[in-house]
Context: one part of a larger RNA
């Protein structure tokens, strides 16, 4: 490289947006670049292949033919691809309508609880464990009542629920704002899909500056346990956890399953929208479109399992894999304040 693959064996980029590129709906016309076609020219000789011949044979050599799958010029064809022109509406999008949602960001606000402070009642314990001890308490703790401060998180509702591209999102309220689905069919007329780079977003931890600090709690200290105990258990407790701005750019960033389109039995639950039947209505039943689940046929799979949300059947585009260790390391480069990240080998060894 060809071939083969990527749920769990090596392998889907964490996610989006989009540049180049690749690919691209239906009808008609033109063109003839790709494509097909006939002719001509060329494609040196040798080599390879076929036939004949010369050295006794062969290797080798001589002669003839074929071939040289190519290139150029030219004659034609017009189905397909391309290009140009015209048209279409089913792909894509715009508009209008109502409505569900923890989608995002800002400001404000509420109650429960923990802790601390002040005051009242009250007295000897509290706390903690397997059992204890460290610790707290007669300077009045724990318990209990009243008042106050402050920070963080939002019980019940709550779900097998909803929303988001992913990370993720949950008390309540106002205004700001993104997206999808549904219904109406008015409009545009292929405007599409994917997407190397680039750019943006990106849990937790971590970093910088400033704030904040109730609870929790790496590191740390002490008490236990133990042969030891740099742990598990207990008492404390600092970074951090929170906010603003700026970095970092990772993860079992998982559905361990890239995106798009089309096709391929059913059953059942749930959620959003629309419609119909019965009904005064609540509601019940049925149908259509969209989302999220479960079961299961064919088919697929090494098996497990997947199965209209495919891991089935096809097409388009991107990413990635190529025995284990060495190693996601070294070196170099780029990025970062640093921590480190991205890219990424080899010797050697089994």
């Nucleotide at each position: 490289u060809u071939g083969g693959g990527c749920g769990u064996a090596a392998a889907g980029g964490g996610c989006g947006c989009g540049u180049a590129g690749g690919c691209g709906g239906c009808c008609g016309a033109a063109u003839a670049a790709g494509u097909c076609u006939g002719a001509c020219g060329u494609g040196a000789a040798a080599u390879c292949c076929c036939c004949c011949g010369g050295c006794c044979c062969a290797a080798c050599c001589g002669g003839g033919g074929a071939a040289c799958u190519g290139c150029g010029u030219u004659u034609g064809a017009a189905a397909c691809u391309g290009u140009u022109c015209g048209g279409c509406u089913c792909g894509a999008g715009u508009c209008c309508g109502g409505g569900a949602g923890a989608g995002g960001g800002u400001a404000g606000u509420g109650g429960a609880a923990u802790u601390c402070c002040c005051g009242g009642u009250g007295u000897a314990g509290c706390g903690g464990u397997g059992a204890a001890a460290u610790g707290c308490g007669c300077a009045g703790a724990u318990a209990u009542c009243g008042g106050g401060a402050g920070g963080a998180a939002c019980a019940c509702c709550a779900a097998u629920g909803g929303c988001g591209a992913a990370g993720g999102c949950a008390g309540c309220u106002c205004g700001c704002u993104g997206g999808g689905a549904c219904g109406g069919u008015a409009c545009u007329g292929a405007c599409g899909c994917u997407g190397a780079g680039a750019c943006g977003c990106g849990a937790a931890a971590g970093c910088g500056u400033g704030g904040g600090g109730a609870g929790c709690a790496a590191g740390c200290a002490g008490g236990a346990u133990u042969a030891g105990a740099u742990a598990c258990c207990c008492u404390g407790g600092u970074a951090g956890u929170c906010c603003a701005c700026g970095c970092c750019g990772u993860a079992a960033a998982c559905g361990a399953u890239g995106g798009g389109c089309a096709c391929u039995a059913g059953g059942u639950g749930u959620u959003g929208g629309g419609g119909g039947u019965g009904u005064c209505g609540a509601c019940u039943c049925c149908c259509c479109c969209g989302g999220c689940g479960c079961c299961g046929u064919a088919g697929c799979u090494a098996a497990c399992g997947c199965a209209u949300u495919a891991a089935g059947u096809g097409c388009c585009c991107c990413g990635c894999c190529u025995g284990g260790g060495g190693a996601g390391u070294a070196c170099g480069g780029c990025c970062g304040c640093a921590a480190g990240g991205c890219u990424a080998a080899a010797a050697c060894u089994c």
The part of an RNA shown here (small-subunit ribosomal RNA, central domain) has 350 nucleotides and comes from an uncultured bacterium. Model confidence (mean pLDDT): 87 of 100. The full RNA is in RNAcentral, with records from ENA.